[in-house]
Molecule: c-di-GMP-I riboswitch aptamer
Organism: Thermincola ferriacetica
RNA sequence: UUCAGAUAAGGGCAAACCCAUCGAGAGGUGGGGGCGCAAAACCACGGGUCUGGGAUAAUACCCCUGACAGCCGGGUUACCGGA
Numbered sequence: 001u002u003c004a005g006a007u008a009a010g011g012g013c014a015a016a017c018c019c020a021u022c023g024a025g026a027g028g029u030g031g032g033g034g035c036g037c038a039a040a041a042c043c044a045c046g047g048g049u050c051u052g053g054g055a056u057a058a059u060a061c062c063c064c065u066g067a068c069a070g071c072c073g074g075g076u077u078a079c080c081g082g083a
Base pairs, nucleotide, nucleotide: 002083003082005080012037013036017032018031019030020029021028022027035070041076042075043074045073046072047071048068049067050066052064053063054062
């Protein structure tokens, strides 16, 4: 440096749900909680889902504003032991 995660250690993160709080909303943040996770660390670049608005006969399609990285792909960085 690359590959895969069988074993072990130190640990790390934290779904649903509940409380508080911010937001018009999707949802965010903090606390509790712990389903899971070897990138469940970071980045909305492509697809997807969702939000609000426009347009439409229409709930379809399309355009715009946002959200989701624990939906998939991609990019960047990283612990441990192994080959």